[in-house]
RNA sequence: GAGAAGAGUUUGAUCCUGGCUCAGGAUGAACGCUAGCGAUAGGCUUAACACAUGCAAGUCGAGGGGCAGCACGUUAAGGUGGCGACCGGCGCACGGGUGAGUAACACGUAUGCAACCUGCCCUUUACAGGGGGAUAGCCCUAAGAAAUUGGGAUUAAUACCGCAUAACACAGGGAUGCCGCAUGGCAAUAUUUGUUAAAGGAGCACUUCGGUAAAGGAUGGGCAUGCGUUGGAUUAGGUAGUUGGUGAAGGUAACGGCUCACCAAGCCGACGAUCCAUAGGGGAACUGAGAGGUUGGUCCCCCACACAGGAACUGAGACACGGUCCAGACUCCUACGGGAGGCAGCAGUGAGGAAUAUUGGUCAAUGGUCGAAAGACUGAACCAGCCAAAUCGCGUGAAGGAAGAAAGUAUUAUGUAUCGUAAACUUCUUUUGCAGGGGAAUAAAAGACAUCACGUGUGGUGUAUUGCAAGUACCUUGCGAAUAAGCAUCGGCUAACUCCGUGCCAGCAGCCGCGGUAAUACGGAGGAUGCGAGCGUUAUCCGGAUUUAUUGGGUUUAAAGGGUGCGUAGGUGGUUUUUUAAGUCAGCGGUGAAAGGUUGCUGCUUAACAGCAACAUUGCCGUUGAUACUGGAUAACUUGAGUCCAUUCGAGGCAGGCGGAAUUCGUAGUGUAGCGGUGAAAUGCAUAGAUAUUACGAAGAACUCCGAUAGCGCAGGCAGCUUGCCAGCCUGAUACUGACACUGAAGCACGAAAGUGUGGGAAUCAAACAGGAUUAGAUACCCUGGUAGUCCACACUGUAAACGUUGCACACUGGGUGUCUGCGAUGUAAUUGUGGGUGCCGUAGCUAACGCGUUAAGUGUGCCGCCUGGGGAGUAUGCUCGCACGGGUGAAACUCAAAGGAAUUGACGGGGGCCCGCACAAGCGGUGGAGCAUGUGGUUUAAUUCGACGCAACGCGAAGAACCUUACCGGGGCUCGAACGGUAUUUGAAGAUGCGUAGAAAUAUGUAUUUCUCUUCGGAGACGGAUAUCGAGGUGCUGCAUGGCUGUCGUCAGCUCGUGUCGUGAGAUGUUGGGUUAAGUCCCGCAACGAGCGCAACCCCUGCCUUUAGUUGCCAUCAUUAAGUUGGGCACUCUAAAGGAACUGUCGGCGAAAAGCCGGAGGAAGGUGGGGAUGACGUCAAGUCCUCAUGGCCCUUACGUCCCGGGCUACACACGUGCUACAAUGGUAGGAACAAAGGGAAGCGAAACUGCGAGGUGGAGCUAAUCCCAAAAAACCUAUCCCAGUUCGGAUUGUAGUCUGCAACUCGACUGCAUGAAGUUGGAAUCGCUAGUAAUCGCGGAUCAGCAUGCCGCGGUGAAUACGUUCCCGGGCCUUGUACACACCGCCCGUCACAUCACGAAAGUGGGUUGUACUAGAAAUCGCCGGGCUGACCUGCAAGGGGGGCAGGCGCUUAAGGUAUGAUUCAUGAUUGGGGUGAAGUCGUAACAAGGUAGCUGUAGGAGAACCUGUGGCUGGAUCACCUCCUUU
Repeated sequence: GAGAAGAGUUUGAUCCUGGCUCAGGAUGAACGCUAGCGAUAGGCUUAACACAUGCAAGUCGAGGGGCAGCACGUUAAGGUGGCGACCGGCGCACGGGUGAGUAACACGUAUGCAACCUGCCCUUUACAGGGGGAUAGCCCUAAGAAAUUGGGAUUAAUACCGCAUAACACAGGGAUGCCGCAUGGCAAUAUUUGUUAAAGGAGCACUUCGGUAAAGGAUGGGCAUGCGUUGGAUUAGGUAGUUGGUGAAGGUAACGGCUCACCAAGCCGACGAUCCAUAGGGGAACUGAGAGGUUGGUCCCCCACACAGGAACUGAGACACGGUCCAGACUCCUACGGGAGGCAGCAGUGAGGAAUAUUGGUCAAUGGUCGAAAGACUGAACCAGCCAAAUCGCGUGAAGGAAGAAAGUAUUAUGUAUCGUAAACUUCUUUUGCAGGGGAAUAAAAGACAUCACGUGUGGUGUAUUGCAAGUACCUUGCGAAUAAGCAUCGGCUAACUCCGUGCCAGCAGCCGCGGUAAUACGGAGGAUGCGAGCGUUAUCCGGAUUUAUUGGGUUUAAAGGGUGCGUAGGUGGUUUUUUAAGUCAGCGGUGAAAGGUUGCUGCUUAACAGCAACAUUGCCGUUGAUACUGGAUAACUUGAGUCCAUUCGAGGCAGGCGGAAUUCGUAGUGUAGCGGUGAAAUGCAUAGAUAUUACGAAGAACUCCGAUAGCGCAGGCAGCUUGCCAGCCUGAUACUGACACUGAAGCACGAAAGUGUGGGAAUCAAACAGGAUUAGAUACCCUGGUAGUCCACACUGUAAACGUUGCACACUGGGUGUCUGCGAUGUAAUUGUGGGUGCCGUAGCUAACGCGUUAAGUGUGCCGCCUGGGGAGUAUGCUCGCACGGGUGAAACUCAAAGGAAUUGACGGGGGCCCGCACAAGCGGUGGAGCAUGUGGUUUAAUUCGACGCAACGCGAAGAACCUUACCGGGGCUCGAACGGUAUUUGAAGAUGCGUAGAAAUAUGUAUUUCUCUUCGGAGACGGAUAUCGAGGUGCUGCAUGGCUGUCGUCAGCUCGUGUCGUGAGAUGUUGGGUUAAGUCCCGCAACGAGCGCAACCCCUGCCUUUAGUUGCCAUCAUUAAGUUGGGCACUCUAAAGGAACUGUCGGCGAAAAGCCGGAGGAAGGUGGGGAUGACGUCAAGUCCUCAUGGCCCUUACGUCCCGGGCUACACACGUGCUACAAUGGUAGGAACAAAGGGAAGCGAAACUGCGAGGUGGAGCUAAUCCCAAAAAACCUAUCCCAGUUCGGAUUGUAGUCUGCAACUCGACUGCAUGAAGUUGGAAUCGCUAGUAAUCGCGGAUCAGCAUGCCGCGGUGAAUACGUUCCCGGGCCUUGUACACACCGCCCGUCACAUCACGAAAGUGGGUUGUACUAGAAAUCGCCGGGCUGACCUGCAAGGGGGGCAGGCGCUUAAGGUAUGAUUCAUGAUUGGGGUGAAGUCGUAACAAGGUAGCUGUAGGAGAACCUGUGGCUGGAUCACCUCCUUU
C1' cells in the first nucleotide's frame, strides 16, 4: 500500500444437509418508453450467402523506338511543351479484409542452424573491352458478333546472345597447423587445375544517376528443438514410407522418407496413441480478496484464407485477394460458333437476422510505390456524415416568497392532512440557445527564388508559397428564464402507502407467492422511493457458490467405503556415514515487443482521453554459490518386516468312516370309531380298520442338551463322534537376514440364498398348482394336499440390509468393570504383573444431533474406492461377461422447489402402564309396538315465512299463530312516506266528537259542534295542521367482515408465567418421580425456587342450637268462644336478622416420626353433611345480522308502508320428544286425613242462590303471614268388579251446550249425553337414575282475552343395586412408534380411462462426414522420345551439319468425377414401449401405529392393480418375558 458482508425458500416450530432464487460488476448487444448539448472511443457477433455501379496499384520520356490525341510553332523538322498505346525497368509478395479451415512446432516462451536465403538500403574491394541476331510498336493483310487471334514487311534499347578479362566466388586435387559441439570448422598459411560478369542515361563540362563480380552489415524470412496449449475411454490399440539404415542416389536456398532403390522390423500408446467433436493462437479483456473462472470484438504481434478444389509460372520474395492454367458450381453476354466474371478492399444492394452506419471530402498532415526531381498514384491514412450503442462532462435555473390560496387526493367531513416554498409574485444570473463581430494551433520540411561557405553537389541564411477538416474550436457583444425530464418501482428479500375498480375473473410473478366482495401483490388515481438524458426488460459471463473445495468440502444415520483377499504399475517409506547437487534456496546476467495495468507528474477550461517517467509483468533461459530437508550413489545399523526353536488354542478348511433321537414309509400284532385341523369350520384320512399303541425293517436329511454379547476364519461362513491331510493367530526365549515395508488403478482368486446345465438322490419342508374356509371380493393372510427346489458330484452364475450401513496400515491420547486364551511373581489360593482377542460404562476431544470414546466417529501420517438437489433411472443406448435368467459399465430430454438427516412439541395407534366417570357391570323404571299431543324431514301449496342438523337440531328460537302477532301468499291502496326530530314559510283549520253515504277495509266524502295562555289589544308564545327541505324505512344479503350473548368438551383438573439451570436450537426443567386425594388436593424427594388463572374456601338454600324481635304467626299455663274467636302470654311452632357448631379436633390401627387412609367414640350433622350459584387457557371460521348493536353490499311510486282475506294448523309417509294406556300393587263408588311453594287491582273473587255440568247470578274480603285462588292427590277405611278387549282403555264420531273474544268456518278450550277404535307390556336397538335419589302422586307460576300432555318450580309417599374395572364410550397422567401437523374424517401406493409433453425401439427412407478397393485421369512439374519446325553459338567456301530450343507424343505423380462395399452421425417413419405432468374420474388399500399378515432386501415363481408366496439375510421392528452386561447401594 492492497484487502474477503449476505438474504429468501423444505418444518407446527428447530438445528443440519442440500438445491433453487435474489441483491453487485460487465457487454461490439437487442427490445419498450423517453430525449437538450458537447468531448472521446465504437458500430454485420447471423449467410467464408449472392452481388448492380463507382473507386481501392501504379509509376518512370533522365532506358527505347516513336507521335494517335492536346497545345505552341517553324527554316515546315517530332522542332518544342508534353504524351495514349507498345518494348523495357521497378512495384504489384506491402498496405487493406476475413476467421472458413487448423488441436498443429499453428501459436506462446526459451534455445539452436558447424544445415540456410535475403531485391531495394549502408560499408568496402575490383571491373565495365569488343561484337551479333532478333522482336513489339508503326505499316499492309486476313478470321471473328465479340473476346481476341493469324500472316507478311520493317525497326530500337539499360530487352536478348556469344567472345574477351577475372577472383577472397563456385567446383576438384594433394600439404601443414590450429580449434570445436558428434557430424565437423578455420579471413590460418602457402599451392594447383577448371568454370563464371557487365549497360548505359542526364548534362557544355568537371560530375552524377545507374550496371557487373565479391566480402561484410542491416532488415526481412526459412528450418529444427525443450516446455506450455479444449472436451470425450459409451474412441484402446494405432502405423506400411510406417520406424531405422545403406546408396557422396534424386530433389531443395537449406537438414531431413522430402522422394526413390535395396535391407532390417521397427515406431507410437493408460504420463491417453488412434479416432470423434469443438476451436484461429497470443499480448490482453471482464469478473474475483486472491487462487481461479469466462472471453479473444476494437488496438498490436503471429498464422491461415481469397467463389469450392488442384497446379505450377514469373520473381529477391508467391504456389500470388483486385496474376496465369485446368476441371467444378453459379451469374452474365452471344450472331449459338464462342466468350466474360469473382467486394472475407472502401462505399453501396439484395438476402438472412432481435440487430450494426455515407454509393461523403482530401492527399493538407503521417506513411507507402515509382521517379534524378517537379510530381503522379494511394477508399492506407486524415477528416466529416449517421446511431444515447458505451464512457466522461455540462445544462434544464438561483435567491426570496404562507392567505400554508384554489383544484386534485385522503379523511373521524362546517374541520383536518397532503401536494407545498411548490405555484403565483419580486429580485438576480445567462452555462446552453438565437443573432452580430473577431478568429486559430495543427505547417515542419521538400521544392522554387535570392544569397553565403566549401570542390556547381552538399550544407547554412533569407523571401514568397502550400489547410480537407473550417470560418470549426476559441474569444467577444446583444437578447431573454427565455429553448430543454423522463423512466422504473412501492407484499418480503428491497428504499418507497393509501383510495377506487375487479371478485381464483381479468391479470401479476426473479424466488416465496398474490386474486374466490373490505387486494399496501391485478388495473387506474393521488402520494412516495430510486436513478436521471436516460430508465427499465431480455440475453450472456464472472461473483455471491467453501455448490468440484490447491488455497478451501465430504463419505455410521443426510448423496457417498469397493462383498472379501492376493497382488502389478504407481504413490509413500526406519536409523547412521560419506558423496552428488536433480528438486529446494540465494546472488548475478539475458529475455519477458509496443499498447494495456499500477503509482507520480504533465497537456486538452474539468473529466473521460492523451503524453512522459518509474514499477509490476509472479514466466523462461544462462551462470555462480549454499546443502538443513527430499531424491541419486555409497558404506553400515536393528527398532519396522521376516526366518529358525518351544508350548498352547479353536464349530478354521478338505477327504473318509461311525452313531443315536426324531420324522415319514413298509410289514405284523393289539384295538375301535373316529382322527386331523381351526378363532370357528370345512376340504382331507378312516369300518377295505385310520388316529392311538407294540415290535421289526427301510430311507433320506439334520445334529437336542452342552451353548455362552463364548471360539475360529479375509469375507461369504463354520456345530454329533472319530481318523487322516492342510492352513492360521497368539505366547515365550534366544539366534539369524538386514528396510526385504505400507497402500494398491489394471489383473487374478474366493464369494450366502435363489437360479441354470448334466447325472444321481428324494425323508422332511415347500414357490407354482389344486381344494376348503374367510370376505363385498380374497388371484392373500388360516387349513388340507402338493411339483420344481431343498441333499450329493461336477460345471456355471457373481449378486444381498454381502451391515459395525464405519476401507487398509502405523503412531499417540485419563480410567472403571466383565469374559476367552497364553506367559510370569508368590509354597497354593486370594492377590498382582505382562501379552493377544471379545463386551459394557464413561474423561478429554469430536459430532447437525443421535451418539463415538485405546476395538474412535479423538489427534496425526500414507495410499486406494466413492459423492455433488429430488424425480426421470441404475432406465435407454453402445460395448462387454453369461447356456439362460441376468451382471458390469452407464446417460439425456423433460419435470419439481424442494427431496432428505437428527432432534422438539402436539395429535393419533386395531402400542403399553396407571386412574376416573351411571362408562360398563349389578339393579329400578322407560323409549322402540298402540292411540293421541307436539316438533322435524319429506311431499303438497298462491303461501305452507325464517332460522336450528351427530353428541352439542328435532315440546328448539316460540313464557302460549282464530284477527293482531306475521316476517309468507292473493287482492286493494300510499310515495318525505305508518312512527320520530330540526329549520323556514303559512294557517286556526285540518283533526277530534256525534250522525251519515260509497267501499271488504284501508280510504274518500257530507253535515253539526269545537283550540289554550299572556297582552300595552299591535301582537307574542304554546299546541295542531299544510307546504318546502335535511335526516326516513328494510325480519333484504353476508354469523366466513364483527360486537354482545350462548352452546360444547367439562365442574374435566388442568392451563401458564417470572427468575434460575440445561440444550447450538425448537424446547426442557418447574408440572416428572414415590405416596395420597373429588382435585396440579396435600406430603416427601428432586436444579430448581416462587407466582398467577383454575380446584377448594368465601355467597345462597337446607339440616342442629342460641340470642334478639312477637303481627297478620303460635297457644304450655289462666279465662273465654261454634272457632287462637277474644283477653292474656311470647315458653313452644313459625317467621327473619345476628351468631354458634365440624376442624381428621379426639382414640386405635396402617403408613416413611409425612401427607393421608381404615375403624371407633362423642355429636343434630363426620371426613367436601346435602343442594345451588360459580365454567381456567383454549377447541369447534359451533349458533345467532329474525332480540339488540354494527362494517360493507343491495332496494327507494319498492325488497318500504297501510288494509282485507288466506297461510304458518295442509298429509301417502319417516323420525325425535311426550301424554294416556294395556289393568286387580288395579278400576269404580262412598267415607275421611296430611303439604309446600306461589299468584292476585283492566286482578284474585268468598259466602249464598242456581244449573247434571262447564258455568251463571252475586258481590263480602283483600293493595295480601290477615282476604281469595284452594279441593291437595296418592296414602288410609268400607263396598264392588274377578282376568274379560272387561265396570280396563279412552281415541274417533254424533248431538246439545258453556266461556273468552269485533269474530271460534278454515282454526280455541271446556261441559252433558251417546258412540267405545287401537292397545293384553312391545323386534333389532336404545335412554335415565346411586338416596330423600329412581319410581309414583298431586299443587302452583310465567306467557296469556281465551287456549299447556310443554316449560319452570313445590311438596307428599318412597325403593332396589354397585362383586368389580376384563370389555363398550368419554376423559386425565406417564411412556413408546410415526412417512400425521387441515394433525387418522390424517397421509398415501399401483393398474385402468381421458388430455398433453419430451424420449426410446421400429420394416425402412433421406442427407452429412469418412475408410477401403477398383475405375478415371484435366492442367502442371519432372523424366523419356522428339522423325516435324528452328534467328544468334560452333563447324564449313558453300550446301549443309552439330549443339541448343519449340511444337508434338509417351510415362510417373495427381484434382474433380464414377462404381462397389463398410463405418459413423443427423433427420424422418406406420406402429409400439415405458416415463413426466394434469380438475374433485374408476378399482382396490400396498406403506406410515404391532398400519391391522412387522417391514425391508437379493433371488425365483405367480397375480386386474397396488402386491402375494417360497428361500436366505438385515433391524433401519412394536409389545411382553427371560438371560447376559452395566450403574447405584
Predicted 3D model of a 1529-nucleotide RNA (small-subunit ribosomal RNA) from an uncultured Acidobacteriota bacterium. Its mean pLDDT, the model's own confidence on a scale to 100, is 84. It matches the Rfam family "Bacterial small subunit ribosomal RNA".